Two RNAs folded together computationally: RNase P RNA and transfer RNA, 486 nucleotides in total. Rfam match: Bacterial RNase P class A. Rfam links the family to the GO terms ribonuclease P activity, tRNA processing and dimeric ribonuclease P complex. The coordinates come from a structure-prediction model, not an experiment, and the mean pLDDT is 76.
[in-house]
RNA sequence: UGAGGGAGACAGGCAAUCGCGGGCCGCAAGGUCCGAGGAAAGUCCGAACUCCACAGAGCGGGGUGCUGGCUAACGGCCAGUGAGGGUGACCUUAAGGAAAGUGCCACAGAAACAUACCGCCCGGAAUAGUAGCAAAAGCUCAAAGCUAUUCCGGGUAAGGGCGAAAUGGUGAGGUAAGAGCUCACCAGCAGGCGGGAGACCGUCUGGCUGGGUAAACCCCAUCCGGAGCAAGACCCAGAUAGAAGGGAUAGUACAUCUGCAUGGCGGGUGUACUUGCAGGCUGCUCGCCUGUUAACCUUCGGGUUGGUCGCAUGAGAUGUCGAGCAAUCGACCUCCUAGAUAGAUGAUUGCCGCCCAUGUGGUCGAGAGGCCGUGUGGGUACAGAAUUCGGCUUACGGCUGCCUCAACUC
RNA sequence: GGCGGCUUAGCUCAGUCGGUAGAGCAAGGGACUCAUAAGCCCUGUGUCACUGGUUCGAGUCCAGUAGCCGCUACCA
Numbered sequence: 001u002g003a004g005g006g007a008g009a010c011a012g013g014c015a016a017u018c019g020c021g022g023g024c025c026g027c028a029a030g031g032u033c034c035g036a037g038g039a040a041a042g043u044c045c046g047a048a049c050u051c052c053a054c055a056g057a058g059c060g061g062g063g064u065g066c067u068g069g070c071u072a073a074c075g076g077c078c079a080g081u082g083a084g085g086g087u088g089a090c091c092u093u094a095a096g097g098a099a100a101g102u103g104c105c106a107c108a109g110a111a112a113c114a115u116a117c118c119g120c121c122c123g124g125a126a127u128a129g130u131a132g133c134a135a136a137a138g139c140u141c142a143a144a145g146c147u148a149u150u151c152c153g154g155g156u157a158a159g160g161g162c163g164a165a166a167u168g169g170u171g172a173g174g175u176a177a178g179a180g181c182u183c184a185c186c187a188g189c190a191g192g193c194g195g196g197a198g199a200c201c202g203u204c205u206g207g208c209u210g211g212g213u214a215a216a217c218c219c220c221a222u223c224c225g226g227a228g229c230a231a232g233a234c235c236c237a238g239a240u241a242g243a244a245g246g247g248a249u250a251g252u253a254c255a256u257c258u259g260c261a262u263g264g265c266g267g268g269u270g271u272a273c274u275u276g277c278a279g280g281c282u283g284c285u286c287g288c289c290u291g292u293u294a295a296c297c298u299u300c301g302g303g304u305u306g307g308u309c310g311c312a313u314g315a316g317a318u319g320u321c322g323a324g325c326a327a328u329c330g331a332c333c334u335c336c337u338a339g340a341u342a343g344a345u346g347a348u349u350g351c352c353g354c355c356c357a358u359g360u361g362g363u364c365g366a367g368a369g370g371c372c373g374u375g376u377g378g379g380u381a382c383a384g385a386a387u388u389c390g391g392c393u394u395a396c397g398g399c400u401g402c403c404u405c406a407a408c409u410c
Numbered sequence: 411g412g413c414g415g416c417u418u419a420g421c422u423c424a425g426u427c428g429g430u431a432g433a434g435c436a437a438g439g440g441a442c443u444c445a446u447a448a449g450c451c452c453u454g455u456g457u458c459a460c461u462g463g464u465u466c467g468a469g470u471c472c473a474g475u476a477g478c479c480g481c482u483a484c485c486a
Stems, first nucleotide, its partner, number of pairs: 001406005007400002010397001012352007020035006037382001041393002044391005049228004056286004061224005066080005081095001082093004096219002101217002103213003117160002119156012131140003168186006187209001189206007232309004242300005250274011276292006302485003316335002319332005353380012411482007420435004429466001437453004459475005
């Protein structure tokens, strides 16, 4: 100098003028004090708070998922373990279980989870060819063997080929050919010992090894009622005291009243039982409760568009000390720090600060350039409370010091 | 403010259990016709809103972001 990594603090300051919201004082005029954020945002998690629901049993649904700790709680944070990435500083990590079961693994390939396509090897059959010497006659060997092709039976997962993935990897021995078949090292699994609080790590022994996928169903562990401040409470005003539609039954027994054509039949009322139906128990079923002509549901119509509380002292903030590696916790002192309701927290001017570009003066330097001063122009992000907290995620400006790598100079 | 849903061709929409994404209308071409329309034949068209992850493989599964739409006051 360049390229990176990680951390911290900040989020312009002062003055004048004109305004806005709230508290307090004041009869009033007015005075005085306070007045956005690190994300107030997205509404992704977790709570507080409020209302509703909550006899019981079973089934289901959703979230989370290495270990230990922190916390009111969490899917958050801290510290560690393993895995992965980077030359490195350092970073990432939804990281339980695939020998509980089920599903899926397109195309290609013989085969995608139990399979032999080519190749290699062994055995059998068929066909074809076939020895050496010698010029030749002939001699020797043999009645089989050898080679090649085809077919059949078998052994092979070493090689080829297909694929994202092919039955642990490399090497040596071994074998008819091969193979964890055997051995060495490595990966994995099981067991023992040692270390650690644990995840896990180290070491020894053993037999050789069982595809992937759970951000597929699932299993295991653990947590979970529903709705949300337009929750909800109170006061005032006004209007209607509504309309339409939907909306579940039959039987038996007994008692009683009554009619008739009177050993009977029909009707009404009440009680009990059975059954159907409807509603409720805020996922479903059982079960329970209520109802069987009135709950409930839908649509239309009517009125208001006001006020107070919830709602600002709280899992609060600053500082010091202490415990802890840290997250965090404890003690003490001090402080009160926005509450609007169509929504306040702003605008203008001046000076200063910071950054960029450019001009110029001085100084250092071989140079590149640095430092000090000065002029001009431009810029000074993202955004903005709405019940309140703890987190996460996303948006965004420059500054400071630390660390790593590379090149160059002294 | 609170809650819920959607995004696939020019438009309206399908897309199951993850395996190279379709339908209708529209558009283009051909044939027919004196010419046009209708009907017939053929054809193309995609950053599956965006970014990242899981997986051999993502429109689909998971996380985040963006845009759009809907519901929601109180009283009797």